[in-house]
Context: one part of a larger RNA
RNA sequence: GAAUGAACGCUGGCGGCGUGCUUAACACAUGCAAGUCGCACGAGAACGCUUCAGCUUGCUGAAGCAAGUAAAGUGGCGCACGGGUGAGUAACGCGUGGGUAAUCUACCCUCAAAUUGGGGAUAACCCGCCGAAAGGCGGGCUAAUACCGAAUGACAUCUUGAAAACUUAUGUUUUCAGGAUCAAAGGUGGCCUCUACAUGUAAGCUAUUGUUUGGGGAUGAGCCCGCGUACCAUUAGCUUGUUGGUAGGGUAAUAGCCUACCAAGGCUACGAUGGUUAGCUGGUCUGAGAGGAUGAUCAGCCACACUGGAACUGACACACGGUCCAGACUCCUACGGGAGGCAGCAGUGAGGAAUUUUGCGCAAUGGGGGAAACCCUGACGCAGCAACGCCGCGUGAGUGAUGAAGGCUUUCGGGUCGUAAAGCUCUGUCAAGUGGGAAGAAAUCAUAUGGUGUUAAUAUCGCCAUAUGCUGACGGUACCACUGAAGGAAGCACCGGCUAACUCCGUGCCAGCAGCCGCGGUAAUACGGGGGGUGCGAGCGUUAUUC
Numbered sequence: 001g002a003a004u005g006a007a008c009g010c011u012g013g014c015g016g017c018g019u020g021c022u023u024a025a026c027a028c029a030u031g032c033a034a035g036u037c038g039c040a041c042g043a044g045a046a047c048g049c050u051u052c053a054g055c056u057u058g059c060u061g062a063a064g065c066a067a068g069u070a071a072a073g074u075g076g077c078g079c080a081c082g083g084g085u086g087a088g089u090a091a092c093g094c095g096u097g098g099g100u101a102a103u104c105u106a107c108c109c110u111c112a113a114a115u116u117g118g119g120g121a122u123a124a125c126c127c128g129c130c131g132a133a134a135g136g137c138g139g140g141c142u143a144a145u146a147c148c149g150a151a152u153g154a155c156a157u158c159u160u161g162a163a164a165a166c167u168u169a170u171g172u173u174u175u176c177a178g179g180a181u182c183a184a185a186g187g188u189g190g191c192c193u194c195u196a197c198a199u200g201u202a203a204g205c206u207a208u209u210g211u212u213u214g215g216g217g218a219u220g221a222g223c224c225c226g227c228g229u230a231c232c233a234u235u236a237g238c239u240u241g242u243u244g245g246u247a248g249g250g251u252a253a254u255a256g257c258c259u260a261c262c263a264a265g266g267c268u269a270c271g272a273u274g275g276u277u278a279g280c281u282g283g284u285c286u287g288a289g290a291g292g293a294u295g296a297u298c299a300g301c302c303a304c305a306c307u308g309g310a311a312c313u314g315a316c317a318c319a320c321g322g323u324c325c326a327g328a329c330u331c332c333u334a335c336g337g338g339a340g341g342c343a344g345c346a347g348u349g350a351g352g353a354a355u356u357u358u359g360c361g362c363a364a365u366g367g368g369g370g371a372a373a374c375c376c377u378g379a380c381g382c383a384g385c386a387a388c389g390c391c392g393c394g395u396g397a398g399u400g401a402u403g404a405a406g407g408c409u410u411u412c413g414g415g416u417c418g419u420a421a422a423g424c425u426c427u428g429u430c431a432a433g434u435g436g437g438a439a440g441a442a443a444u445c446a447u448a449u450g451g452u453g454u455u456a457a458u459a460u461c462g463c464c465a466u467a468u469g470c471u472g473a474c475g476g477u478a479c480c481a482c483u484g485a486a487g488g489a490a491g492c493a494c495c496g497g498c499u500a501a502c503u504c505c506g507u508g509c510c511a512g513c514a515g516c517c518g519c520g521g522u523a524a525u526a527c528g529g530g531g532g533g534u535g536c537g538a539g540c541g542u543u544a545u546u547c
Base pairs, nucleotide, nucleotide: 001547002546003545004544006543007542008541009540010539013393014392015391016390017389018388019386020385021351026349027348028347030346031345032344035077036076037075040074041073048065049064050063051062052061053060054059055058084304085303086302093229094228095227096226097225098224099223100222103221104220108217109216110215111214112213113212114211115210116150118148119147125140126139127138128137129136130135156181157180158179159178160177161176162175163174164173165172166171186209187208188207189206190205191204195202196201197200230276231275232274237267238266239265242264243263244262245261246260247259248258249257279301280300281299282298283294284293285292286291306327307326308325309324310323329340330339331338332337357383359382360381361380365379366377367376368375369374396426397425398424399423406417407416408415409414430488432483433482434481435480436479440474445469446468447467448466449465450464451463452462453461491536492535493534494533495532496517497516498515502531503530504529505528506527512519513518
């Protein structure tokens, strides 16, 4: 000199854009942060309103609306994303480059084929019982795209035989023949061309969306390898599933991943083992660079979710707001037993030099569910607080000498603050007030019209185009115009040298200053105050840390 997620002191006008627990991965009151689908399924209230009946005139009962609504239940998809934190980890964890001929991949796209025919339950509900509660038990009824057999079935999997191509790697791919194994579920809308009854409906046809099997793609993930990745040798030896083989198990998959048996190996001064510290990277800061330091915000990867362990479900978890066990802690209890997990967003206590609102909205972007309307979304978009940072603007401009008054100083002549002020002439940024007032919104959807495809069909449905309509938290915000008005808006540090800037008074090795050298013991440019000056400026200094 530059820099900071900074803090402290003094001071403080406005705006834009960012940033904001670096400490206790300490403990948490309260609210919210993951739901959705009635186009999978059965069932289904109440408040209230209207009408009627009865009488004891304010109650009872019935019907309709409310409403096939709310809430609950079965089922599907999601909850493994998004969000937080950095405790652990010196490691294939991360970075980079490869391998997978050793693998998986829900939803999505595409291609091919199929979707036949049955069965038994169960929740909700009703009844009964246990319990303080959390919750649980028994009996009875019922549905499904829930569950379970059966049929069919291959280019799928396994296997037997034969052949070809390509790689050498132990193999991969293709063709032919045979055997074995395995599937499904319907929903919604429309219509009578064909059949039956003959108004129209059903079987049926058709459209759409699901379901099943298989191939390909896309996306995501698993595993393996080369190289790189802190300090200590005042850590020199470490290792028994250890190193390798065979067989078996296990996994989506390779492998001592696991087990049995066999062999005795494996690592190490090119630093094993042990210890300390630490999430890694893109980046960030500094520097001419080489380097050094660092890893807040943003982005990628990893790890964790009160502590430790385990599996279940599932395409994916060994799962932050799931389950089970153990532990510590907190809470409830009828003492028998139960409940909980903010390192999500706010917020509280504690710790600390120190870090914000228990805000608004789903309008946009994105995500989950749904055919859609829509619902959910503390992701996100915004607003609030904080000079915490960067950037921009303002606190006026011109003129004005009697060099006013006043302050300070003086060699008493003067000098200086100083064109500074006053005065005169202007301007109107910001702030204030009044009026107008956005962009961010286009989709989806609805209606209408047209085209096109499917079809028996001019029905329905799908796709495309056009027109109109609906939707804004921020916000009456940004912005614009007008009104009046110099009015409301300057401080902080320093002045011995380094280092830009000097005098007076007070003090008298005292009080004090100080980054280093050093000042102060009676004329202190170094302490304290005044005047003056210098530097920066809504900031200025100090402290801490890095280069």